[in-house]
Context: one part of a larger RNA
This record gives sequence, C1' cells and structure tokens, in this order.
RNA sequence: GGGUGAACGCUGGCGGCGUGCCUAACACAUGCAAGUCGAGCGAUCGGCCCAGGAGGGGUAACCCACCUGGGUACGGAGCGGCGAACGGGUGAGUAACACGUGGGCGACCUACCCCAGGCUCCGGGAUAACUCCGGGAAACCGGUGCUAAUACCGGAUGCGCUCGUCGGAUCGCAUGAUCCGGCGAGGAAAGUUCAGGCGGCCUGGGAUGGGCCCGCGGCCUAUCAGCUUGUUGGCGGGGUAACGGCCCACCAAGGCGACGACGGGUAGCUGGCGUGAGAGCGUGGCCAGCCACACUGGGACUGAGACACGGCCCAGACUCCUACGGGAGGCAGCAGUGGGGAAUCUUGGGCAAUGGGCGAAAGCCUGACCCAGCGACGCCGCGUGGGGGAUGAAGGCCCUCGGGUUGUAAACCCCUUUCGGCAGGGACGAAGCGAAAGUGACGGUACCUGCAGAAGAAGCCCCGGCUAACUACGUGCCAGCAGCCGCGGUAAGACGUAGGGGGCGAGCGUUACCC
Repeated sequence: GGGUGAACGCUGGCGGCGUGCCUAACACAUGCAAGUCGAGCGAUCGGCCCAGGAGGGGUAACCCACCUGGGUACGGAGCGGCGAACGGGUGAGUAACACGUGGGCGACCUACCCCAGGCUCCGGGAUAACUCCGGGAAACCGGUGCUAAUACCGGAUGCGCUCGUCGGAUCGCAUGAUCCGGCGAGGAAAGUUCAGGCGGCCUGGGAUGGGCCCGCGGCCUAUCAGCUUGUUGGCGGGGUAACGGCCCACCAAGGCGACGACGGGUAGCUGGCGUGAGAGCGUGGCCAGCCACACUGGGACUGAGACACGGCCCAGACUCCUACGGGAGGCAGCAGUGGGGAAUCUUGGGCAAUGGGCGAAAGCCUGACCCAGCGACGCCGCGUGGGGGAUGAAGGCCCUCGGGUUGUAAACCCCUUUCGGCAGGGACGAAGCGAAAGUGACGGUACCUGCAGAAGAAGCCCCGGCUAACUACGUGCCAGCAGCCGCGGUAAGACGUAGGGGGCGAGCGUUACCC
C1' cells in the first nucleotide's frame, strides 16, 4: 500500500447492486416449509341438482323445515398410484479414493423420459373405509359383519429374456467376450375414457443419474519408530446390482514402514478468492461442483433409488402431557425466542416470473424462488448549490499595536432546482393459461410531466521526525501522549483547549487478521 462475512468510537442526506451468527453441530414457544391424482376404487357424512310424498305459513306466486329415491366428485376421511432419496440447511465428523485430475469396469444398477419389436388371455380369495361390540385419561387399540380396485393371488401364452446342458464360429485384455444351433427348466400384464386418448407387461437400445476400482496431486509433528491376527494371501462358500477378507469355515505366515508406517494435533475438498512484477504466500464467507451430517449412538424396513433432516425401531441425554397404567417431541428448512458473544436481519408479500411434485387438463402444493423490510457491512453513483461580490464588515485568533489572518468566506445581487417533498400521468417484466371475461407479489414502484423554495442535507482524523499541515494560552516528569524514535521536571510546534492549517469525505479513524 492492498484486502475483510468484520467489530468498536465519532458522524450520517438519497439511490442502485450485493451482503449479513465467523461464537454454543447450545436449547427451542408459535406459524409455515410436501404434496397431489375422482380420467385407478368403493362408500358414507355434509354440500348442490332432479323427481316423488306429506306438514306449516300465505289469496296466490312462493317461502320454511322433514322423509324416500336417483344423480353429482364440491369439502372431509379411506384403499390405490406417483412424489416424498429432489429442492432447502449446516461443516460436527473426516488426513480418507473424502476431494481434484486422468483413466478402468471383460465386475455393475438406473423410476419417470425417448427409439424399436412383441404382448395385453382365463380365473380366484381377501381387506380398509363403513356397521355393531369392547378396552383406554389420552396416544390409540382389539373383535364381529359387509364391500371395490390400475391393491393381492393362481393359471395360460411367451421370443430373441434367465438358468442348466450339448455342439459350433469369430475375437480378445488373464479370469474371458460376442454370436449361431439342439434339448430341458423358469418367468408377464390392468384397466379406464368423451373411443380422440391415457395407461399396463416382456425384450433390446438410448439418454440421464449413480455404484465400484486404479495412477498422480494437495497440512503440521520423529519430544510418535516400529505397526498389524480378518491382519496378508489361498481354497470353498455366503452376500451384493456388482468386484472384493465385504462376511464365514479351513489352510499357509504373511502384509506395512525413515520414499516416514503406526500414533498425536489440526482441517470438509475444489472451481475460486486476497495479495504479489512474478515465483510464491494466505484463504475456501457469498455463488457453483463434490462429500459428510440431521438431538447422541446403533439398526434395518419400504423402494428404481435411503440406511432416509420435517419416515420407522431400539438405547441414551433432555423437554413436555398424564387419570401414574402410559404417551409426545427433535428449526444444522423460513421467520422468530432465550443463551453465548466484540458482533450478524422481518414471527413480511406473492406463486406474477423461473424451477420442482402430482394431474389428460383446469389446477393444487412449493419459506425453492421472485420481491419487499432492517443494518453506511461492502462496492458504485449523486447531492448538500452556481455566478458575481471589499485594497477587505462584524466577531474570533495572533501582534513588534503599524497591522496580519479567518477571507470572496459571509452579508448583498443575479441564477439554477439534481436528490428529497407535494400533485397529475404511469409501465416492461405476459411467453403462458383460459371459450371468453380476465390474469403482476414487486407497485401507484421505476419512469414522464408540473409546483414551491437555496430552500431539508458534513463530518472525521491529523499538524515533533518518519509524514502534508503552527501559533497562543493552560499544565509543570503532574495531568497526559505514544506505531517506532521518543515528548512532559516554568516560555512544550509532541499533553489539554482555542485560532489557523493539512488529509479524506457520507464517511473518517481505531482494533484484529492475511499478502
């Protein structure tokens, strides 16, 4: 000198764009953050519509309430499907194939989507909801009876699919890969509709996403020197989508290490970011990629995918409810509270846009997101007026008492009106969706026009040398200053105040840390 997710002191006009718990991965009140589909299914309560019956009021039109039957998918619940493994948060753990980079899988999986071929046949038994009964304070639970399906089960057909076996061909990268043929065994499906369609099953391919393996690379410590028994390898098996000591039985006695094993400390990694001429050094906040975690520890279930933040089970700590028998909970989602701390925001608006889930669609959900709010926390832009105006007002300060300086500064004259204020007009973002009408949170915002009036808007640090800027008074090694050198003990340019000056300016200084 540059930099910061900063903090502190003094000060503070406006706007744009960013950014904001670095500490206690401390504990959390409250609300919201993941649903959706009636074009898979049955029913019932409520709503609505139609028809019939009968009652009350009224002259009547009609109104009110009731019963029965039918319809309707508007609201609630249930079965079923898809989603909930994404999106969002955090950095605790991790020195590791976690990450980065380059490769390998002749050892693998991939729902939804796309392409191609083929198929979609015949049956069956249940069960929620509901009814009735019972238990419980509750959370909830048990029994009885009835019912549907794209829920569940059996059978058929089934190739090129899988497995076994036999024969053959081509090739390679060691185990082998690909292809052809014979035989045997095994494995599918679901309907619905407005008949346009939307679906279902098998097989092959693609796309996307993932799993596993390897080379190389990136912290400190030797005041850690030896470490290791599933340890290292083999044979056989189990398990997995898949290789593997991943797991198991048996056999062998191996494996790693000064090119730093093992141990200890610290730490998420990267693209990047800061600095620097570079080499390098430091760093990993926002944004993006990957990883890990979800009160602590462990476990599996479901599923294409999890060992699953707002799922389940067990144990533990903690909090809450209880009728004492037993139950409920997990903000490192958004906001917010307490606490810790030098320190870090609103319990806001909207799904209008982008994106996501479901749906044929309308649409519903979406604290992702888009916006608004708060904080000079940062960067950038703008303003606090412009021109004229005295051999120079007053006041202040200094003085050799002549004067000097503040100083064109002010007053005064002329002018302008940005920003802010008031008033009128007023968007783009809208592509889309909808038959049409219509549909913007931001927002009456930006922007445009008009009005008034210099009117509402300047501070902070420094002035001994380094280092730009000097006098007076007070103080008297006191009070104090200080980054280093050093100032202060009676004339202090170094302390305090004032005048003046220098620097930066909505900021200026200080502290901390990095180069």
Molecule: small-subunit ribosomal RNA, 5' domain
Organism: uncultured bacterium